[in-house]
RNA sequence: AGAGUUUGAUCCUGGCUCAGGACGAACGCUGGCGGCGUGCGUAAUACAUGCAAGUCGAGCGGGCCAGUCGCGAGGCUGGCUAGCGGCGGACGGGUGAGUAACGCGUGAGUGACCUAGCCGUGAGUGGGGGAUAACUGCCCGAAAGGGUGGCUAAUCCCGCAUGUGUCCUUUCAUGCGAGUGGAAGGAGAAAGCCGAAAGGCGCUCGUGGGGGGGCUCGCGUCCCAUUAGGUGGUUGGUGGGGUAACGGCCUACCAAGCCUGGGAUGGGUAGCUGGUCUGAGAGGAUGGCCGGCCACACUGGGACUGAGAGACGGCCCAGACUCCUACGGGGGGCAGCAGUAAGGGAUCUUCGGCAAUGGCCGCAAGGCUGACCGAGCGACGCCGCGUGGGUGAUGAAGGUCUGAGGAUCGUAAAGCCCUGUUGACUGGGAAGAGGAUGGACGGUACCAGUCGAGGAAGCCCCGGCUAACCACGUGCCAGCAGCCGCGGUAAGACGUGGGGGGCAAGCGUUGUCCGGAAUUACUGGGCGUCAAGCGCGUGUAGGCGGGGGAUCAGGCGGCGUGUGAAAGACGAGGGCUCAACCCUUGGAGGUCGCGCCGAACCGGUUUUCUUGAGACUGCGAGGGGCGGGUGGAAUGGUUGGAGGAGCGGUGAAAUGCGUAGAGCCCAAUCAGAACACCAGUGGCGAAGGCGGCCCGCUGGAGCAGGACUGACGCUGAGACGCGAAAGCGCGGGGAGCAAACGGGAUUAGAUACCCCGGUAGUCCGCGCGGUAAACGAUGGACACUGGGCGUGGCGGGUAUCGACCCCUGCCGUGCCGGAGCGAACGUGGGAAGUGUCCCGCCUGGGGAGUACGGCCGCAAGGCUGAAACUCAAAGGAAUUGACGGGGGCCCGCACAAGCAGCGGAGCGUGUGGUUUAAUUCGAUGCAACGCGAAGCACCUCACCCACGCUUGACAUGGACGUGAGGGUCGCGGAGACGCGGCUGCCCGCAAGGGCGCGUUCACAGAUGCUGCAUGGCUGUCGUCAGCUCGUGCCGUGAGGUGUUGGGUUAAGUCCCGCAACGAGCGCAACCCCCGUGGUCGGUCACUCGGUGUCCGGCCAGACCGCCGCGCGAAACGCGGAGGAAGGUGGGGAUGACGUCAAGUCAGCAUGGCUCUUACGCGUGGGGCGACACACACGCUACAAUGGGGGGGACAAACGGAGGCGACAGGGCGACCUGAAGCGGAGCCGCGAAACCCUUCCUCAGUUCAGAUCGCAGGCUGCAACUCGCCUGCGUGAAGUCGGAGUUGCUAGUAACCGCCGGUCAGCAUACGGCGGUGAAUACGUUCCCGGGCCUUGUACACACCGCCCGUCACACCACGAAAGUCGGGAAGGCAUGAAGCCGGUGGGUCAGGAGACUGACCCGCGUCGAGUGCCGCCUCGGCGAUUGGGGUGAAGUCGUAACAAGGUAGCCG
Repeated sequence: AGAGUUUGAUCCUGGCUCAGGACGAACGCUGGCGGCGUGCGUAAUACAUGCAAGUCGAGCGGGCCAGUCGCGAGGCUGGCUAGCGGCGGACGGGUGAGUAACGCGUGAGUGACCUAGCCGUGAGUGGGGGAUAACUGCCCGAAAGGGUGGCUAAUCCCGCAUGUGUCCUUUCAUGCGAGUGGAAGGAGAAAGCCGAAAGGCGCUCGUGGGGGGGCUCGCGUCCCAUUAGGUGGUUGGUGGGGUAACGGCCUACCAAGCCUGGGAUGGGUAGCUGGUCUGAGAGGAUGGCCGGCCACACUGGGACUGAGAGACGGCCCAGACUCCUACGGGGGGCAGCAGUAAGGGAUCUUCGGCAAUGGCCGCAAGGCUGACCGAGCGACGCCGCGUGGGUGAUGAAGGUCUGAGGAUCGUAAAGCCCUGUUGACUGGGAAGAGGAUGGACGGUACCAGUCGAGGAAGCCCCGGCUAACCACGUGCCAGCAGCCGCGGUAAGACGUGGGGGGCAAGCGUUGUCCGGAAUUACUGGGCGUCAAGCGCGUGUAGGCGGGGGAUCAGGCGGCGUGUGAAAGACGAGGGCUCAACCCUUGGAGGUCGCGCCGAACCGGUUUUCUUGAGACUGCGAGGGGCGGGUGGAAUGGUUGGAGGAGCGGUGAAAUGCGUAGAGCCCAAUCAGAACACCAGUGGCGAAGGCGGCCCGCUGGAGCAGGACUGACGCUGAGACGCGAAAGCGCGGGGAGCAAACGGGAUUAGAUACCCCGGUAGUCCGCGCGGUAAACGAUGGACACUGGGCGUGGCGGGUAUCGACCCCUGCCGUGCCGGAGCGAACGUGGGAAGUGUCCCGCCUGGGGAGUACGGCCGCAAGGCUGAAACUCAAAGGAAUUGACGGGGGCCCGCACAAGCAGCGGAGCGUGUGGUUUAAUUCGAUGCAACGCGAAGCACCUCACCCACGCUUGACAUGGACGUGAGGGUCGCGGAGACGCGGCUGCCCGCAAGGGCGCGUUCACAGAUGCUGCAUGGCUGUCGUCAGCUCGUGCCGUGAGGUGUUGGGUUAAGUCCCGCAACGAGCGCAACCCCCGUGGUCGGUCACUCGGUGUCCGGCCAGACCGCCGCGCGAAACGCGGAGGAAGGUGGGGAUGACGUCAAGUCAGCAUGGCUCUUACGCGUGGGGCGACACACACGCUACAAUGGGGGGGACAAACGGAGGCGACAGGGCGACCUGAAGCGGAGCCGCGAAACCCUUCCUCAGUUCAGAUCGCAGGCUGCAACUCGCCUGCGUGAAGUCGGAGUUGCUAGUAACCGCCGGUCAGCAUACGGCGGUGAAUACGUUCCCGGGCCUUGUACACACCGCCCGUCACACCACGAAAGUCGGGAAGGCAUGAAGCCGGUGGGUCAGGAGACUGACCCGCGUCGAGUGCCGCCUCGGCGAUUGGGGUGAAGUCGUAACAAGGUAGCCG
């Protein structure tokens, strides 16, 4: 520090996700030790039990016990103790419910205040009186407790005295003031105890300090504006009350204020902070432990006591809950420490001790202290340590992989030699305490010794991100997954194993926070097209603001000072063996207070200026606005005339109009709306928008002038106004047009597009509405920053007869372009450049501009405007392709023009289908279907049935045995095969070897699967003219350029041009065949010599070379001459980069998988030949351009020895018999046929056609039944030229005719080749198909057989509405009203007093008052029959809306 993910690729935008750190955690697997920390985040739920606040006998009177003295009464001493009294229970400890607040933080103020105990200091402590608990008598009660009579003490209570000071009233002086000093009057104190004493501890009134508090103020402190108004003691004043104290804190009266867009009020959430986590920082998140503050103590209210409380372990009342009860009545409050139940994913011991630190009481001894110090439990966290070290290669065994050699786990193990952290045992043994006593921890830490490798390793991961790969299993299953995504038979992604990587007593997962995220952007983002400029203006608050001078010092800066607690963090040092942890010390830290100083800038006040702004004068321009008037053309209507059959409309039609006279023409007249030409890329307006002409009223802008004001400015949240079309209300108007609607067409349908009609509306007046793709998709203002060319308005200069040119200034409006900017496109002085100021707006897509709420509206609806849920994208620009019912140019038997066919028939062959025991398999649009098959009777053969074989039919090797193997004969069998007889090896002296066989072990074998694992080969686009590279150049990049352009060509063929220059694979040429000639050689034929023909080789020939023409520069084209041949002469071979996961595992090869007495091998038989059908390719025909008979003529190419076979003979014939010649220019196949001559047939299912069937033969072959070919005789079917549609061919071509070959024993209508006869047509490129180049659009890229929208149906999910229903919260009104304080008054009791009277208590009454009841309203939430849309969901329905002109351009309102 970044990375993955949108695309075919690219750049950008943008979201999602990951790597990091952290935690009071939890869960899974695992777990040796120690130290230090830490541990109910949920139910502020309920609590059993114990403990957590007492102490003082030196304040007081009693009681009890013990000791002692005494005969006793009793005294004395010590201890304990309920009560009175004092101090403390307001601290310490817990919790976070409430609280958005002066609650907290920070800094101030208090002339508005208090303060027990402590410290310092001044003064005093004299003399009297009174009551009461304990105790005792009686009574009530179950208890808790209570009542009453009587006695008594004090540091209890009350007078009197004194009173320095203190306080109050009056007053003087002084100081700015707090204050200080003085005078007069008045008020107001005390307590004793211990001690032999000294003395000590106390007490009272002041005062100073210290510490602690109360109150007030500035600033800071979460979310919602779908909370915008709030407030009645409310805001202020006066008098009074109250408090320690200010205050509306309370009360009476008076006034009507006060808070609020800088967010009041309301709602939600929350203790705040030092800090903690994260981050480079700014910031964000957080507030557990520790420290500070606050709040609370079952819930609500209240006061009492006190220095201090509205009091956690006090009191009273009410409520809920719970316990006891004799039913009358009582008791209780763990959010103290442990602990229990419950809740929960989850959080500990009912431990030890007051030894230390600290607290309360006490003179003290001491008591109390779940504060605290320790221990225990939990890997919860952090830190440290260990689980051993060295050596050890036969690289052991074993596992895994393997290309079978090996590799790896791996020095790892074993073995050998050691060590002793930890552990176990034994012994010693602390510090923690300054002096005396005192150590819970603890026989702990630590030290020494002994023993002994002995007890101690797991977890996650290994497709990319991200470090780490193999095998097997599985087969879109099971599963994984943080994102992208893996899994459909070779998965590094699932599971297991081996191996590896990472961390380690832990490792992973989940959750949460920060980071990465510049993804809320202060630091540090944006808004033309990606999300985002309000439709436009006027203007309020606010923000910002020109030049010079003066002054202030608010802001800002500097210095000083105060505070910013401690802890933490950081630096340094130190202590536990280190570390964690702890200690010491230093620095740092604020939006803070005070003082001093300060140039400039910002700011306040003031003065001045003119350039910003405004005003003034003059001039002209303009569809700017409003109102009134007016004009012509057109359209439609009406009337009249004329006229007579159609008009209208469309792709074509029809509906419609018309003989009741349309349309058309003429004339007259009426009506409404809009204003042709001018007209412009031109003008005006803020925008919407504005267009005949004239008049009136009126807004704004521009230019020129320079006598005025003097910063008066810019922007603008709210607010207010304007605002196209459609729409709404009322009233008019209505010619044309025209939603809805009707009809006609189109169509599968056509609620559309087209046509005929047609109502709202469009128009006017008044009012409403307030939207738009209201767009330059670009807010306003100002300044600055190269140019070129137009145009509108005004001015200046020059020139001139003249604003006709020309030069120039300002304002407006356009085009093109530089720098810059920008993702690119583009923008570019009217910026999207560079800056300043202000406003508005954005933060992934969908849900959704929807719901709810509010505001507005008559309604339609508008404005504001979410969430759940869901997706891993959605997007912008550009690139390369592909595609288009886009365009341009150009090819091809592509169409057209022709000829012959196919599609109909019969038959052949192939295929589908069906059938079958099997009908083996493959090929499937073009590019499968006379294809693999260039030869299915057996074989082939892969299929079926049956019978057999198991080291195998075939290969290699080892071991053992053997001498055969083989041949022949016989028997069994369908055969394979089996049994038997006869015959029966080689080399070598031998051992042994060779060869063969048998048995056995390794192994063979498979046309079994996968052409989606492959090689090779092939088809196809396509013989199309294309496909690329190097370097350079352009672009951020994909990529472009070159290869585009202008010509030309069959061609990316060539020429010219050009940021390209070259090159490669293709094209062409080189190769073969044919056509002409020459030459060499040769055979054959003949008239035997030369010719001729022919064959083979070599050479020549053609190159737009020559001439002319083409505007020709060239390339090249057209015509001509010559020539056998012309403009690549004809044909062949030759197939670029690539595409189709095209075809082939069955030609061959080959990975993997599968079978192993069978999925291998052999044999016999069957099948591949089936047949109701369908298709493809052919053959033969349907006849007279023909068929039959007779006669006659002319090829080329090819083949031949297990062959071709002349000739002769036989047979009607197929063929047979005999047989010459020929490995071929020689012999043979070999007769070519169409054709020519002649004759018959005469238009018919025929003398056409030959299917089918019968009989008789021939040939091949082991064998023609299933299932061959041929011959003869007989039989004679369909068929009379073929629907939609479809194929081939442009010349020696099509068509017609025959011949040959390969395969092959035999079998050809197929395939390959050969020659013979030999046409027609091409205007042309609109259309169909395919293709090439350029260009354009694109939402396509699996690429149009693409993409994609909406309804409906089904499933699931979340949400809205809903009669209602349930619950929470808050305030209000009325009623009732506990305790209690306060108030005044009446009664009673008591005390004091002679009395008057005073005081206390009780009861009653009043105000306030918690709670409760009732009422209506507000608000939030749950449920809810039904209902609404939305989202999601491999293969549902209907259509085709959008993307290419998407087939009616699309889109917005």
Predicted 3D model of a 1453-nucleotide RNA (small-subunit ribosomal RNA) from an uncultured bacterium. It matches the Rfam family "Bacterial small subunit ribosomal RNA". The prediction has a mean pLDDT of 86.